[in-house]
RNA sequence: UUAUCAAGAAAGGUGGAGGGAAUAGACCCUGUGAAGCCUUAGCAACCCUUUAGCUUUAAAGAAGGUGCUAAAUUCUACUGGAUUAAUUUCCGGAUAGAUAA
Numbered sequence: 001u002u003a004u005c006a007a008g009a010a011a012g013g014u015g016g017a018g019g020g021a022a023u024a025g026a027c028c029c030u031g032u033g034a035a036g037c038c039u040u041a042g043c044a045a046c047c048c049u050u051u052a053g054c055u056u057u058a059a060a061g062a063a064g065g066u067g068c069u070a071a072a073u074u075c076u077a078c079u080g081g082a083u084u085a086a087u088u089u090c091c092g093g094a095u096a097g098a099u100a101a
Base pairs, nucleotide, nucleotide: 001101002100003099004098005097010040011039012038013037014036018029019028020027023077024076025075026074041069042068043067046065047064048061049060050059051058052057073096078093079092080091081090082089
C1' cells in the first nucleotide's frame, strides 16, 4: 500500500490468577482452573497446487509458509443520515486494531 474482518474450527499436559489489544464505560469468561508454554487434533483458504479461461476470473485441492479455534474486531466512544418523549433505536462512514500478500 492492497484485501478481508456477523461464517468456520478443541482436547490433553503444564501452570496457578487473571483474561477479553491500549484508555474510559458497559457486558462477559475464569479455582467446574485465567494468561503464558508444550503436544495432538481441527477450521479457513491469504500465499500456494491443479484444471479451464487467460484482461478480471471460476472450480477443485490441502503437501508446504502464515493465521485462527467464547461472545461481530464482545459492544460503545468521533462523524453523517433516519427515528424517538429521550442521551432511544437503526443504517452508513471515519479512526484505531488484527491477519495476509